Model confidence (mean pLDDT): 83 of 100. Small-subunit ribosomal RNA, central domain from an uncultured bacterium, 347 nucleotides, folded computationally.

[in-house]
Context: one part of a larger RNA
RNA sequence: CUGGGCGUAGAGAGUGUGUAGGCGGUUUGAUAAGUCUCUUUUUAAAUGCUACAGCUUAACUGUAGAACUGGAAGAGAUACUAUUUGGCUUGAGGAUUGUUCGGGAUACUGGAACAGUUGGUGUAGCGGUGAAAUGCGUUGAUAUCAACUGGAACACCGAAGGCGAAGGCAAGUAUCUGGAAUUAUCCUGACGCUGAGACACGAAAGCUAGGGGAGCGAAACAGAUUAGAGACCUGUGUAGUCCUAGCCGUAAACAAUGGAUGCUAGCUUCCUCUGAUUUAUCAGAGGAGGCGCAAGCUAACGCGUUAAGCAUCCCGCCUGGGGAGUACGGCCGCAAGGCUAAAACUC
Numbered sequence: 001c002u003g004g005g006c007g008u009a010g011a012g013a014g015u016g017u018g019u020a021g022g023c024g025g026u027u028u029g030a031u032a033a034g035u036c037u038c039u040u041u042u043u044a045a046a047u048g049c050u051a052c053a054g055c056u057u058a059a060c061u062g063u064a065g066a067a068c069u070g071g072a073a074g075a076g077a078u079a080c081u082a083u084u085u086g087g088c089u090u091g092a093g094g095a096u097u098g099u100u101c102g103g104g105a106u107a108c109u110g111g112a113a114c115a116g117u118u119g120g121u122g123u124a125g126c127g128g129u130g131a132a133a134u135g136c137g138u139u140g141a142u143a144u145c146a147a148c149u150g151g152a153a154c155a156c157c158g159a160a161g162g163c164g165a166a167g168g169c170a171a172g173u174a175u176c177u178g179g180a181a182u183u184a185u186c187c188u189g190a191c192g193c194u195g196a197g198a199c200a201c202g203a204a205a206g207c208u209a210g211g212g213g214a215g216c217g218a219a220a221c222a223g224a225u226u227a228g229a230g231a232c233c234u235g236u237g238u239a240g241u242c243c244u245a246g247c248c249g250u251a252a253a254c255a256a257u258g259g260a261u262g263c264u265a266g267c268u269u270c271c272u273c274u275g276a277u278u279u280a281u282c283a284g285a286g287g288a289g290g291c292g293c294a295a296g297c298u299a300a301c302g303c304g305u306u307a308a309g310c311a312u313c314c315c316g317c318c319u320g321g322g323g324a325g326u327a328c329g330g331c332c333g334c335a336a337g338g339c340u341a342a343a344a345c346u347c
Stems, first nucleotide, its partner, number of pairs: 003319004007301002012315001014201004021194003025088003029084003033081002035077008049065006091191001092188005098182004103177007110154001114150008125136002162169002206247006215241002220236004258314006266291011296303002320347003329340004
C1' cells in the first nucleotide's frame, strides 16, 4: 500500500424484460475441490537477516543457522464455501372465489365552446391596446335568432386522489387485453436477487408517404414601441399541432436520489379488503402520499420505516477547469443527427 465516492460540489444509464456472470433461506447424510494442520521434498550459488570468527578496527571476507515465497507428494481435520443426496416452509411462484383501479388497444356515441356556410332581424361601426395603428365593415360587418357543415379538446366531478416500468394516462359505452392490491383455502418446494452484452418501450420537436386542417401557431408579412427592434405588444399567417403506416431515440426523461433484502421512536391523510358494531365509528392487513428537534447520518442545506440511518448482494458511473461530450475511426439513421470517445495545447 492492499482507494474514496455518486440528492445540491465530478459521478445513478430515461425505463423495463432477460442471457452469460456474480451472490443466495433452513436442515440430514456423503465427498474432501477451496480452506486449515502435520511430515517429506524442491525452491542452485551469491545477495539479504541472525550468531560467531579472520584481516589492528570498519568496509570486506569466511563458517554456521534461521528462513521467506511458490510448487509437488503423502497423512489427517470438516466449522464455513463448493459438489451431491434426502427433507422443510418463512423467500418466490401457482390455482380457485369475490371486490377496487384516467394501465393499453379498437369501434361507436355525446354535449358545451369555437370557426365557416345559408337564411331572418337590424344599422354604423366593430376589433384591438398602456395608448394606438395595421385589419374587418354600407357588396350590410359587430350584435342576435335558426338550420347545416367541420376539426380539435373533454368544464364541473377533481383531490394532499387513482393507475402504469418509465415516457405517460381523464367525456361516455361496448369488446379484446396487461398488472397490482386485498380476502380465504389449498398446492409446488429455493424455483430467488442483480444483471455485462442483447432485446423491447420511450414526452416534445423533427423526418418519409397518404389523409385532415376548427382553434392555436415557429418561419414570413404588416402595424406599433424604440436611438435601433431582426424582440416583447397588435393584425394576418405557412409548416406543425390531429389521424394512419414507418423512422428518429433525445429532455431539468428530476425525487437532479439504480435495483433487491433485513433491522431501527412516532404522528397524520387517502385508497382497497376483511371483521366488529351500528349507520359513522373502531380494529386488523396491504398499498399510496405527507410531517417530524426519536435515534442515527450529513460540509451544510437537509434526509429521517417512501433514508441521504445500520448492514449484505449485484449493476452503472466519477477521478482538476478549459479544449470537449468536440475531432478521428466504428456502428446506427432518409436526413437532422444519435451512441461510443481522445489528444495536442493551456490555466
The RNAcentral record of the full RNA draws on ENA and SILVA.